[in-house]
RNA sequence: UUUUCGGAGAGUUUGAUCCUGGCUCAGGACGAACGCUUGCGGCGUGCCUAAGAAAUGCAAGUCGAACGGAAAGGUCCUUCGGGACACUCGAGUGGCGAACGGUCGCGUAACACGUAAGCAACCUGCCUCAAAGUGGGGGACAACAGCUUGAAAGGGCUUGGCUAAUACCGCAUGUGGUCAGUUUUUCGCAUGAUUUUCUGACUAAAGGAUUUAUUCGCUUUGAGAUGGGCUUGCGGCCUAUCAGGUAGUUGGUGGGGUAAUGGCCUACCAAGCCUUCGACGGGUAGCUGGUCUGAGAGGACGAUCAGCCGGAUUGGGACUGAGAUACGGCCCAGACUCCUACGGGGGGCAGCAAUUAGGAAUCUUGCACAAUGGGCGAAAGCCUGAUGCAGCGACGCCGCGUGAAGGAUGAAGGAUCUCGGUCUGUAAACUUCUUUUAAGUGGGAAGAAUUUUGACGGUACCACUUGAAUAAGCCCCGGCUAACUACGUGCCAGCAGCCGCGGUAAUACGUAGGGGGCGAGCGUUGUCCGAAGUUACUGGGCGUAAAGCGCGCGUAGGCGGUUAAUUAAGUCUGUGGUGAAAGGUUCAGCGCUCAACGCGAACAUUGCCCUGGAUACUGGUUGACUUGAGUCUGGGAGGGGGUAGUGGAAUUCCUGGUGUAGCGGUGAAAUGCGUAGAUAUCAGGAGGAACACCGGUGGCGAAGGCGACUACCUGGCCUAAGACUGACGCUGAGGUGCGAAAGCGUGGGGAGCGAACGGGAUUAGAUACCCCGGUAGUCCACGCCGUAAACGAUGAGUGCUAGGUGUUCGGGGUAUCGACCCCCCGGGUGCCGUCGCUAACGCAUUAAGCACUCCGCCUGGGGAGUACGGCCGCAAGGUUGAAACUCAAAGGAAUUGACGGGGGCCCGCACAAGCGGUGGAGCAUGUGGAUUAAUUCGUCACUAACCGAAGAACCUUACCCAGGUUUGACAUCUGUAGAACCCUGCUGAAAGGCGGGGGUGCCUUCGGGAGCUACAAGACAGGUGUUGCAUGGCUGUCGUCAGCUCGUGUCGUGAGAUGUUGGGUUAAGUCCCGCAACGAGCGCAACCCUCACCGUAUGUUGCCAGCGUAAAGUCGGGAACUCUUACGGAACUGCCCGUGCAAGCGGGAGGAAGGUGGGGAUGACGUCAAGUCGGCAUGGCCCUUACGCCUGGGGCUUCACACAUGCUACAAUGGGUGGCAACAAAGGGCAGCAAAACCGCGAGGUCAAGCGAAUCCCAAAAAUCCAUCCUCAGUUCGGAUUGCAGGCUGCAACUCGCCUGCAUGAAGCCGGAAUCGCUAGUAACCGCAGGUCAGCUAAACUGCGGUGAAUACGUUCCCGGGCCUUGUACACACCGCCCGUCAAGUCACCUGAAUUGUCUGCACCCGAAGCCGGUGGCCUAACCGCAAGGAAGGAGCCGUCUAAGGUGUGGGGAGUAAGGGGGACUAAGUCGUAACAAGGUAGCCGUAUCGGAAGGUGCGGCUGGAUCACCUCCUUU
Repeated sequence: UUUUCGGAGAGUUUGAUCCUGGCUCAGGACGAACGCUUGCGGCGUGCCUAAGAAAUGCAAGUCGAACGGAAAGGUCCUUCGGGACACUCGAGUGGCGAACGGUCGCGUAACACGUAAGCAACCUGCCUCAAAGUGGGGGACAACAGCUUGAAAGGGCUUGGCUAAUACCGCAUGUGGUCAGUUUUUCGCAUGAUUUUCUGACUAAAGGAUUUAUUCGCUUUGAGAUGGGCUUGCGGCCUAUCAGGUAGUUGGUGGGGUAAUGGCCUACCAAGCCUUCGACGGGUAGCUGGUCUGAGAGGACGAUCAGCCGGAUUGGGACUGAGAUACGGCCCAGACUCCUACGGGGGGCAGCAAUUAGGAAUCUUGCACAAUGGGCGAAAGCCUGAUGCAGCGACGCCGCGUGAAGGAUGAAGGAUCUCGGUCUGUAAACUUCUUUUAAGUGGGAAGAAUUUUGACGGUACCACUUGAAUAAGCCCCGGCUAACUACGUGCCAGCAGCCGCGGUAAUACGUAGGGGGCGAGCGUUGUCCGAAGUUACUGGGCGUAAAGCGCGCGUAGGCGGUUAAUUAAGUCUGUGGUGAAAGGUUCAGCGCUCAACGCGAACAUUGCCCUGGAUACUGGUUGACUUGAGUCUGGGAGGGGGUAGUGGAAUUCCUGGUGUAGCGGUGAAAUGCGUAGAUAUCAGGAGGAACACCGGUGGCGAAGGCGACUACCUGGCCUAAGACUGACGCUGAGGUGCGAAAGCGUGGGGAGCGAACGGGAUUAGAUACCCCGGUAGUCCACGCCGUAAACGAUGAGUGCUAGGUGUUCGGGGUAUCGACCCCCCGGGUGCCGUCGCUAACGCAUUAAGCACUCCGCCUGGGGAGUACGGCCGCAAGGUUGAAACUCAAAGGAAUUGACGGGGGCCCGCACAAGCGGUGGAGCAUGUGGAUUAAUUCGUCACUAACCGAAGAACCUUACCCAGGUUUGACAUCUGUAGAACCCUGCUGAAAGGCGGGGGUGCCUUCGGGAGCUACAAGACAGGUGUUGCAUGGCUGUCGUCAGCUCGUGUCGUGAGAUGUUGGGUUAAGUCCCGCAACGAGCGCAACCCUCACCGUAUGUUGCCAGCGUAAAGUCGGGAACUCUUACGGAACUGCCCGUGCAAGCGGGAGGAAGGUGGGGAUGACGUCAAGUCGGCAUGGCCCUUACGCCUGGGGCUUCACACAUGCUACAAUGGGUGGCAACAAAGGGCAGCAAAACCGCGAGGUCAAGCGAAUCCCAAAAAUCCAUCCUCAGUUCGGAUUGCAGGCUGCAACUCGCCUGCAUGAAGCCGGAAUCGCUAGUAACCGCAGGUCAGCUAAACUGCGGUGAAUACGUUCCCGGGCCUUGUACACACCGCCCGUCAAGUCACCUGAAUUGUCUGCACCCGAAGCCGGUGGCCUAACCGCAAGGAAGGAGCCGUCUAAGGUGUGGGGAGUAAGGGGGACUAAGUCGUAACAAGGUAGCCGUAUCGGAAGGUGCGGCUGGAUCACCUCCUUU
């Protein structure tokens, strides 16, 4: 500077992430339909289904200026019989039209359409122009008349009934035209076209009107215009599960036919023609301009309007005509329908309306020829359901309105509420205006030219009047997606486009209030495009997500090295033609008030064709080149292939010897073999198969694959240096060959191994894993099969793009005597790694990088590599390869967890080592279960079960029965009365009910107030009713385990990682070192309490060494000790040795205490929807003369049984008795503890001192010690149970208390499987106290002290936990996930004896109408002929063709279907446990076989297998 106006995403797979990938949504559109709603106008638009059927009316006539005429009407005349006249005119002859216009989309995949060409192979009425002509004759037939037939439609006869013409037929003329011959010009594209001379033959006509001027016609010819016919290039659907098709088929010659070319038809001849660039067949479909959508490229569609084509009830056929094979013509056949006198006739709305049927669904039996156009006519005019208008339908687009301004105490009502308020809301009311619309009155067009003529229409429009008056709905409000609350409901009812809501607090269901969106509409449904880059030309992919053919060779095709010339097909550019109109885009365009709509101009219409030019690239042709490719020569490596032969080791078998009782096998066993001599061992022999060591991410091959040695035959590869050919190349649809294992056929062979099978084990079972046997097979030859995880899950080829390091083969350099060493080049084969790529993992000169060429393949999961069909196979089966239906996912990589019958490290009374128990007995207590009127409720692995309950006779108490009560036992408020309160009678089980008597208070500012009682009314009280899955708070558990996180930084697309991992160390994420991390927080530790030592202080109620006292700390006194209570000190790996980089660890000293000194309190982030609504609090729900409250009685205390926690025991380490005797700590005490004394055998009682407690009391501690008896027994063990007699508490011990005495004297002799606690002042044993409490079922719980052990090698195993790592299909997280059979229900599909329609091929039969051909006899006005007759024509008959029909036999597709088959889906069915962890036998692929089922086993293959060890390689040192 120019050009361009144009491209958005979201939800949904997961615990989370990235990717792949489908599903869904937001947009636009419609000839729409449905639901709710509806004021007006303009412009459009309206059977998408049954091309089903068809009442009724109309849609094509016109011309008297072609003709004969006069039925009807009019006027006049009339003898009423009729006649005349002109206007005009029914029917008829004749002309033109009827082939247009209108309608529909059945058929058609075709020159049907579109586009561009061609016809030298054609026609063209009416119209225009030009030239010439229009003379003279003839014979009929309708109409009409008469007769007649038929129901009708119609028809016949009058032997010749009558008649006209622009109807029909000869003759003449011939400008011309045609044909034959002849002559000539110009031209082309082959046949040829055109022009010209002469001769011959043939060939026309019609008149009408008239004002006499003409005019309309007619005939021949030429030209034009218009319309048509034919031919050709190119273009536009699906299907290969349609691969071969074709006999008039392809071509030629002769003939016929047509306006015309042509197998269009026919005879003969030839054998061609089309096809993978998709013929033929099947399915579907009118084509186009255009319409919708889209950024575009595209995709879908083909209503209205316009062009073309095709059809007219179905099928066939011709006639007439300029034109038809004719929608409102004809003939025939079929189906249907109507009329009928039964003989016979009529009909065709896919014209406009209307009807019916079908359907989700689509209009008036309207007006007018005024306009535009068409037909006829000279014209007037007539006709015109074309057309112009109106009507109906919100069906669409566009426009307008339903009022405007003001108006706050923010009215009322409604909704909500934390009761304060908030929202509806300036919204309404109200005030002031306006009148579009509406209604009324009046006026009133344009459209009409050219005098006349307006359906629309008294319409549009204009003026005036009235009055806010007549006019708002629909959908939505969980996210996507704008918009939230209340109530109802309670996985019900329902919603849902996807994800998903609903199981008692639903913004998701229903209703309401409020809000959002659009608005005379709004939603829903259906369809198309978009979003979807999700078929990818623009613009995708294929290692693991879907996807590389198992591998070669090679045809067609595609692509192709360097250079020169030429050509100009592709390509680029200019000009011309065309690309109809409408439509589209643009315009400060124009016209309807605007817009929609209409008009104008320009552009676009991306295409095709003609022609001129350019020549870089691609292509064609010609020539040259050497680097791609190949050939030759020397050298080389190799399990490359084939055939034949040879060898040793080992297994097995046979024979013989030695030898004796076992062998073999397993986790352990058994089956099996063996005294008929096995196993073992020695010798000999037989036979088959495989080739140890070497052996190696070593070699070779295209892949499969190939391994002893030798010989022969043979393929490929590498290297070195030259020479030669000269692009000979790459890829490769079809095709063809090779192709592990298993399997198949025929014949051999058979040692070992070994599907199937038999047996033994294991097991709940074990059709398996293990063991003993064992057949096919494994081996050979020949022939099939053709598949594998045939994998590098990676097609082939070429070029380019850092390196490093192994290995193998060959070559070169340097060096050396030489092999080595060192350097370099080429081919192969590994590892690591930069750039780059990738979703990540990873790949990385052997690419998954950067590019090019060619091929193959993919497009959500399942159904399914299945079904059907085709091809291949002996079979097994292979190959090709769908759909219905169903799901919203399926999937890849990586992350964090969790888990593993994975690995490593570590800890814990986890095991082990010990001590004592539980499980057996009796009893106590709790729980389950059972029972009951009730046995109130909660709690259930560890983490419920002597738990809530630190104490159920009543009470408690929540449960049951009975009796009562209703503002209530309790709280607040209002009113009235009264003081309160005290005593008392009757009744009742009590609560209560009915009464009697006494009593008149306190404060006061005199108004009243405070507390109390009764009555009344309602607000409300009350609920141990429900929800611990609505909650707070509190608690349990993992666990006193060492963990859990954050900020910043860094890494990663991200989830996340790092830090926190690693090496050490610790009780500890304790500390140290290292490190892309550096720091920090909650936890650990410490700080707190207590115990242990010391010091200072304190001395009463405590203490007493020394002093006093007869005794007693009793007193005086003392302040030392013990003790009390405070405050301090002390321990820090501080010191020494060893070790270690350090942290630390081991040992030692000192010390009351030593490495956390013992114990307690203290419980991280979190987990278990753990426990508790019945401790308390609390939301919601529920009850309200009861689910509230009061009272009496009962129950929670039952009892075949099961479990849990304890007590007491089974005895002599003991029990009994006696005894002098000894030693605690910590607690409690006034409705209390209670001494002493007395009574009682005792429990206890009486009386009563002291003490609110370092003072008094409970209070005796017990085990212990001493002595004695018992002497191993159901006992002098054990004490249950029961009887009698008592005591205590209490209103009350019956259900249902405790204690005492006497008597009774059960089980039990140390406890099966299993299981618990404890590591030191611990276990064990022993007693004491306290709380609760009138009393006590306490043997429980919480504390206290006394006596006082044993053992720990160690971490293999069990359990729990921590860290790292690995696998995972788990994430509700292994109590996970998940597979298959069977059983039930639903759905679609496949197959299926058979059966019913339909389409179609072939063969044959019959054969209408009709064209064409033939034709004896028959019939006939015009012409010829004097006539006979002829010419010509017709009917009839015959023949070819042929529709419909029939018979037979094939094929395609559709429907029904007994039965059969698998598939999909469906909260809680059955059997097992196959897979995911090493999934408990690693899994998977191919194949074979077996089994209820998943599946098992054999053979070969793969890693997409964990773990351990070894080897090799790599990285670092």

Predicted 3D model of a 1517-nucleotide RNA (small-subunit ribosomal RNA) from Armatimonas sp.
The RNAcentral record of the sequence draws on ENA.
Its Rfam family is "Bacterial small subunit ribosomal RNA".
The coordinates come from a structure-prediction model, not an experiment, and the mean pLDDT is 83.
The organism belongs to Armatimonas, within Bacteria.